[in-house]
RNA sequence: GCCGGAGUGGCGGAACUGGCAGACGCACGGGACUCAAAAUCCCGCGAGGUCACCCCUCGUGAGGGUUCGACCCCCUCCUCCGGUA
Numbered sequence: 001g002c003c004g005g006a007g008u009g010g011c012g013g014a015a016c017u018g019g020c021a022g023a024c025g026c027a028c029g030g031g032a033c034u035c036a037a038a039a040u041c042c043c044g045c046g047a048g049g050u051c052a053c054c055c056c057u058c059g060u061g062a063g064g065g066u067u068c069g070a071c072c073c074c075c076u077c078c079u080c081c082g083g084u085a
Stems, first nucleotide, its partner, number of pairs: 001084007010026003019068001028044005046058004061077005
C1' cells in the first nucleotide's frame, strides 16, 4: 500500500429486514432487612435546558449524504485488531 473486521452509558454487551436507542449483566446511588455489616429484595442511574418533577431538545468514533424515518445503506476521515505483498 491493498483486503477484511471492530468502535453504542462508568464498564461489558444487545438492538431481527431501516421503524420506541441502550435490553440484560456489572459497577454506582437511595431505601427495606440487621445491634451493625455482608448477602438478599425494591427503586433509580446518558447529556443539556429546568431549583426539582413533568416536559422539551440532543445523543451509537468524526463529518457529510440517501430516506417520511439510519447503530443499520452510501461517501470521506480517525483509532484499534487480523490477513497479505
A computed fold for an 85-nucleotide RNA from a Myxococcaceae bacterium, annotated as transfer RNA. Rfam family: tRNA. By type it is a transfer RNA. The coordinates come from a structure-prediction model, not an experiment, and the mean pLDDT is 80. NCBI's taxonomy places the organism under Bacteria, Pseudomonadati, Myxococcota, Cystobacterineae, Myxococcaceae.